[in-house]
Molecule: Bacterial RNase P class A
Organism: uncultured Gammaproteobacteria bacterium
This record gives sequence, C1' cells and structure tokens, in this order.
RNA sequence: CGAGUCAGCUGGACAGUCGCUGCUUUGAUUUCUUCGGUUUGCGUCUCUGGCGCAUUUUGAGGUGCGAGGUGGAGGAAAGUCCGGGCUCCAUAGAGCAGAACGCCAGGUAACGCCUGGGAGGCGAAAGCCUACGGAAAGUGCAGCAGAGAGUAGACCGCCAACCCCGAUGCAAAUCGGGCGGUAAGGGUGAAAGGGUGCGGUAAGAGCGCACCGCGCGACUGGCAACAGUUCGUGGCACGGCAAACCCCGUUCGGAGCAAGACCAAAUAGGAAUCCAAGGGUGUGGCUCGCACUGGAUUCGGGUAGGUUGCUUGAGGCUGACAGUGAUGUCAGUCCCAGAUGAAUGACUGUCCACGACAGAACCCGGCUUACAGGCUGACUCAAUUU
Repeated sequence: CGAGUCAGCUGGACAGUCGCUGCUUUGAUUUCUUCGGUUUGCGUCUCUGGCGCAUUUUGAGGUGCGAGGUGGAGGAAAGUCCGGGCUCCAUAGAGCAGAACGCCAGGUAACGCCUGGGAGGCGAAAGCCUACGGAAAGUGCAGCAGAGAGUAGACCGCCAACCCCGAUGCAAAUCGGGCGGUAAGGGUGAAAGGGUGCGGUAAGAGCGCACCGCGCGACUGGCAACAGUUCGUGGCACGGCAAACCCCGUUCGGAGCAAGACCAAAUAGGAAUCCAAGGGUGUGGCUCGCACUGGAUUCGGGUAGGUUGCUUGAGGCUGACAGUGAUGUCAGUCCCAGAUGAAUGACUGUCCACGACAGAACCCGGCUUACAGGCUGACUCAAUUU
C1' cells in the first nucleotide's frame, strides 16, 4: 500500500415565503353545541307542586376565528414471526390430545431472544456457522453402480490339506476341473463392517500380540457441558439418517385497543323453526370437575354520534461502581408524536455526499427482511514482488 474480519454513528445541510397538527397563554365574538342556574309564556298531570316545549339571561366546558410560545415519524415505523405489559371472558382446577424448545452456565418481566463457555465443522488468520437430548425401546429410509449397503457378501483373485473326475507320467508327482476354505490384495461406490505393523496359517482373518482408535470404570481439573502426554480393563454392540416416525426432559388458557369503560340517541321487550334439566351455556379441541339456568338457526327492524382507553414508560441520556460479558446498582438530568378518511407538505435560493430502504395508530423486549452514500475504532496477514 492492499485485501479481509468485527463493532459503532449517520441517513442530506442552511436561509426565506406560505401551509398542517398536539400542548399552552391570550384576544374578539355568540360559528355551532353540552351541562347547571334564572325570567316569562303555553300545555299536561296525581295540582301552593312536578313534567315537557318555547323564550330571556348568566356561569362552566367543547368546537370554530385571530395573535404568541413550544413540540411533531424509524433503524428498521416493514414482516405479523416469538415474548410480555394492559383489558375482558372469570370464581377458573385436573387430565388427554396438540404445539414449541432441546449441549452447559448465566442475563432478562419473559422468550424460540441475548452473553459467556463446551463439542463438531469452515477459514492461512482475525473470525464465522450449528434444528447441538436419545440409534443399547421399537418401526422405517438410502437411486445408480456393485458379489454385497448392516449381525451383508464372492465379480477378478489367493489357497487347495481331505474326497471325486480327467490328462501326462514306470512311479513319485504335476496340471486342470468339481466339492471346499478365504475376505488380507484388486474392482464398484459418497460410504464395504476399525487403522498400521509383526507373528501365525494351506491361504487368510483381532486368529494372537504391540501401538493408535473405540466402549466401560477410576483418578485429576472445571459449578457444569466437557477435557486429559493419567491409570485399569475389554478384542470390541453389528455403520449412517431422529430438519424420519418415535422415546425422554422442560414449557404452554383464550381473545384482543375494531380489547374494554362512560355518555347520548333510536328501535320491534319482533316473528318462525329445532333441542330441552339424563338438557343447554360458559373465549382453541376432547373428557372430568365447577358455576349458571335456557340455548341454537333463519327472516325482519333500529343505532353506528361523542368522551375515554391515548402516552411518564420493565423510559431516554450522562457519570461512577461491580462483572470476561449480556446486564445490574447508585447518583444526576430530560419529557421525546398521539392522528382518527388519518397531522410535518409546497415553492425559491445556495452548498453538496446529487440523496437509499422507506410513514407511528395501545405500549414495550427481541428476531427476520430491505438499505444509495458518508464517517469512526479495533484486529488479521495467506500467496506473489521489491
């Protein structure tokens, strides 16, 4: 210099004009409206009073208009995939089925998330990946090639002692074939039933032995998963796949802000059919239990307006301490969108990186996916050349 790895920040800037919206201060006015009080009139009734309608005036609030102040989309707001907070069912238990997760130890409100470690794998390295419990409970799957793909198998080979047949030979014997032995050599295949070596054998084979590997046990280190220049023992269970069924362990009510609460208004407290206390209903399925005592279906009718939930939070930022770290504790400081057919847009000028992915709708913690350009820090160094 270059290439690479890991982590973090940003996501156009400045000025002007007009426009939108939350909160707040203030002004003018009845733009409309709600609640309460008051004046007068009318109607009605159960009549010194009550109720309804209209009218007059006043207080408070909402909405509309004007003038100020102040705030106004994201790192993913996306996906709707996990986990919760909150609300309701609701007094809400047990089992089965089903689903999810799956090495160990921590973090967290919790998780299928995060951190650290272990094992396996990739990379030269920094680093990265893992759907990581069990194959000695059972069932199942693996194309083609190959003799044979899990307690398999003889194509080419090797041997050929015993027995049978043939040839040569005086005979001994030799050769060939059959019966037989073998899986060390070769071949097929992704993979062939531990590996290397020595002995042994007719030729071979853990057949025996040494070392390595593997199983079991002990010891040592570690909280543990695991590890071992440790010791002993066994010729050794017979491969792979559980992201195949399965077995084991742990966890799991449901619905969701269109949840729910309040106010106002309107209607038809409607009709038909079916099942009926051994029934029916009760927020995933089935059974039991518990509570209640009616449900289901179809047709038809009315309303769908306003307020709230709604943003102060498992909150952000800064610092100190503890910890390898995720994170926690303490102190200080800040308030940081609450729309409701859905708010931040338009124009002009300058700069420049010439502008990517892309818009909250109850809230939060994660994961996954998309992303032009710009900036910062730490770490690694294979090959080649000088």